Annotation: RNAcentral holds the sequence, with entries from MGnify. A computed fold for a 135-nucleotide RNA from a soil metagenome, annotated as c-di-AMP riboswitch aptamer (ydaO/yuaA leader). It matches the Rfam family "c-di-AMP riboswitch aptamer (ydaO/yuaA leader)". About the family: This family represents a conserved RNA structure found upstream of the ydaO and yuaA genes in Bacillus subtilis and related genes in other bacteria. The ydaO/yuaA element is thought to act as a genetic 'off' switch for the ydaO and yuaA genes in its native state.
[in-house]
C1' cells in the first nucleotide's frame, strides 16, 4: 500500500502529555448521536406429534452424507475467502478455510415496539476469458 470481519465515522472531554508564561497541538475515561451488524417480539401464514436430557435455541462460511483399521483419518456434496493492481460483478484454473463462542430449559415467521455489538486478527503475492460502470 492492502486483507478476513458489522466491527466505522462525528460531537464532547474527568484527566494526562507537549508548549518558556502562552497562542496552541496531541492522547483519552465516562457520555452522546449518525451508519453498519445482530437478537428478541403480534395478526396472518406455518407447525402439530413434538417439548418435558436424545433437551432446546443464537452468532457465525464454519454444514451435510458416507466410509475406515474410528481418541483420529478419508471421500463425495455444499458454503465462504484471496489474487489477477480503479470499483462491481460472471466462468473456468489455482491457493487456503469450514473453526470458535454464547444463551440457561427458553424464543418459528413477526409491523410497532424492545435489547445488545463496533471486536479480534493477518499480509508483500501477482492466471485466463468476459460484461456494466468510473476516470
Nucleotide at each position: 500500500a492492502g486483507c478476513c470481519g458489522a466491527a466505522u465515522c462525528u460531537c464532547a472531554g474527568a484527566g494526562c502529555c507537549c508548549a518558556g508564561c502562552g497562542a496552541g497541538g496531541g492522547c483519552c475515561g465516562c457520555g452522546a448521536g449518525a451508519a453498519c451488524g445482530g437478537g428478541g417480539g403480534a395478526a396472518c401464514c406455518a407447525a402439530c406429534u413434538g417439548u418435558u436430557u436424545u433437551g432446546g435455541g443464537g452468532c457465525u462460511a464454519a454444514c451435510c452424507c458416507g466410509c475406515c483399521a474410528c481418541g483420529g483419518g478419508c471421500g463425495g456434496g455444499g458454503g465462504c475467502g484471496c489474487a489477477g493492481g480503479c470499483u462491481c460483478u460472471u466462468u473456468c484454473a489455482g491457493c487456503g478455510c469450514c473453526a470458535g463462542c454464547c444463551c440457561g430449559u427458553c424464543a418459528g415467521c413477526u409491523a410497532a415496539c424492545c435489547c445488545c455489538g463496533u471486536a479480534g486478527g493477518c499480509c508483500g503475492a501477482c492466471g485466463a476469458a468476459g460484461g456494466a460502470g468510473a476516470a